């Protein structure tokens, strides 16, 4: 400098103008209540000065005044308001109901090892096999010597035994027996590979290396690694085919479930069933258990503007410090409160500006392309030529140098373009897919001597 | 919200569980021809598809993983 690998962040910003939902705190005004002085209308009691009197007392009602954490409106200002995936609903769990969910079948999941977690099909570290020159990347990676299946077509032959061409030897001469599995051929796959001995021609038939199975010994918590020693090979492939082995799973989801209010024809019809019991317990069968007779359960038909309020957001919670662990993660200690909608806000417009990217003009040549070259020196497995076999000359490449030019780079002006996927809806932990563009760390490989 | 289920010629489907004779099969319908003065009818005969990626396998319409794309049911009272 080209190519790459591997982790991590961002994912517009500033300003006017108009809005949206949450809450807070203030103002006005409408009504409800309680209070308090007063006033006004009933009732009935006392007093005497017998009056259009005076007192004290109960109901009711009004004006005005204080209080209300009472109920509505409307006005003004403060606060704070999507994402890295909010998504796809694929996996775990919290939450909440069901009768505490027992056992067997079924059924669904997961599948090397040790770890981390609440929990996991996620994630961390190792083995293993695989891929890549390499950083480093995949791997549904338990059994195929418990069973069944299946291996199309091609081949003698596809799991069990077997010969279509060939080799070998014999009778012999078309032909027949016999031996063989080296070598052809088919095939995705051919009964351990390769090499030497043997042998009629051949074969684990011998031997050695290798691979395999079996034992044993060391190393590791464990997959597994490594040594020795036996077997002469038995056991072909598929389990993202049934299965078999270990282990995991009651089931339903914020429309869970709970309190209030409001309405109606508390309507019509069929089925089943009275304790020997329908039916129902929220995927299936049996067994046990519980509810069940003003019954259950269907279907047709009513209502409810499909009304509010609680679950609703403080949480396995962010942040930041130091400490344990190779990590993944975990305790500790400070700090901080971060949307809670609900026909569903968190936005529209309008300026300037920031990233890309593409195009013009104007400079500039340190760095970048690219031509060129009388240099010094390097390569030379491009080729050729000599050679005393060390090399050496030429040719050819290339680095710096020196030149030079716009097709390259850089700057400024300015035009255009484009600024991405996508949005909370009960809540977390994971995955997986989407995404203009930009950024940061850290590796590798390959060129470049200066 | 939340839980199911589907994708195969123009349309409706057969094949998928239990992979291979699938170069995918039948209807209708579309296009040539025959036959008919002509049309229909009928007869041959062509054309046409496994949604999309990726894996496992020798071999995938089919098994399995992730995508897209349609489709359906779910309040509450009584």
């Nucleotide at each position: 400098a080209a190519a790459g690998c591997c982790g991590c962040c961002c994912g517009g910003g500033c300003g006017g103008c108009c809005g949206c939902u949450g809450u807070c705190c203030u103002u006005c005004u409408u009504c409800c209540u309680u209070u308090u002085u007063c006033c006004c209308c009933u009732c009935g009691c006392c007093c005497c000065u017998u009056g259009u009197g005076g007192g004290a007392g109960a109901g009711g009602g009004g004006c005005a005044g204080g209080g209300g954490u009472g109920a509505g409106g409307g006005g003004g200002g403060g606060c704070a308001g999507a994402g890295g995936a909010a998504a796809g609903u694929c996996c775990g769990a919290a939450c909440u109901c069901c009768g505490c969910a027992g056992g067997g079948c079924a059924g669904g999941g997961u599948g090397c090892u040790g770890g981390a977690u609440a929990a996991c099909g996620u994630c961390c570290a190792g083995g293993a096999g695989g891929g890549g020159c390499g950083a480093c990347c995949c791997u549904a990676c338990g059994g195929a010597a418990a069973g069944u299946g299946c291996c199309a077509c091609a081949g003698a032959a596809a799991g069990c035994a077997u010969a279509c061409c060939g080799c070998c030897c014999c009778c012999c001469u078309c032909g027949g027996g016999g031996g063989u599995a080296a070598g052809g051929g088919u095939g995705a796959a051919a009964c351990g590979g390769c090499g030497a001995g043997g042998u009629a021609a051949g074969a684990g038939c011998u031997c050695a290396c290798c691979g395999c199975u079996c034992a044993g010994g060391c190393g590791g918590c464990g997959a597994c690694g490594u040594c020795u020693g036996a077997g002469g090979c038995a056991u072909g492939g598929c389990a993202a085919a049934c299965c078999c082995c270990a282990c995991c799973c009651g089931g339903a989801g914020c429309a869970a479930g709970g309190c209030c209010a409001a309405a109606u024809a508390g309507g019509g019809g069929g089925a089943c069933g009275a304790u020997u019991g329908a039916g129902g317990g929220c995927u299936g069968c049996c067994c046990g258990c519980c509810c069940g007779a003003u019954g259950u359960c269907c279907c047709c038909g009513g209502g409810u503007c499909a009304g509010g309020c609680c679950g609703c957001u403080u949480g396995a919670g962010g942040c930041g410090c130091a400490g344990g662990g190779c990590a993944a993660c975990c305790g500790g200690c400070g700090u901080c409160c971060c949307a809670g909608a609900g026909g569903a806000a968190u936005g529209g417009c309008c300026g300037c500006c920031g990233u890309c990217c593409c195009g013009u003009a104007u400079u500039u040549c340190u760095c970048c392309a690219c031509c060129u070259u009388a240099u010094u020196c390097c390569c030379u497995u491009u080729c050729c030529c000599c050679u005393c076999c060390g090399g050496g000359g030429g040719u050819g490449g290339g680095c710096a140098g020196g030149g030079g030019u716009u097709u390259g780079g850089g700057a400024u002006a300015u035009g255009g373009g484009a600024u991405a996927c996508a949005g909370a809806a009960u809540u977390c932990g994971g995955c997986u897919u989407a995404c203009a563009g930009g950024g940061c760390g850290g590796c590798u490989u390959u060129g470049g001597g200066a | 919200g939340u839980c199911c289920c589907c994708a195969u010629c123009g349309u409706c489907u057969a094949g998928c569980c239990u992979g291979g004779c699938c170069u995918a099969g039948g209807a209708c319908g579309c296009c040539g021809g025959c036959c008919u003065u002509u049309c229909a009818a009928g007869c041959c005969g062509g054309c046409a598809a496994c949604a999309c990626g990726g894996g496992u396998u020798c071999g995938a319409a089919u098994c399995c993983c992730g995508u897209u794309g349609g489709g359906g049911a779910c309040a509450c009272c009584a």
Molecule: RNase P RNA; transfer RNA
Organism: Nitrospirota bacterium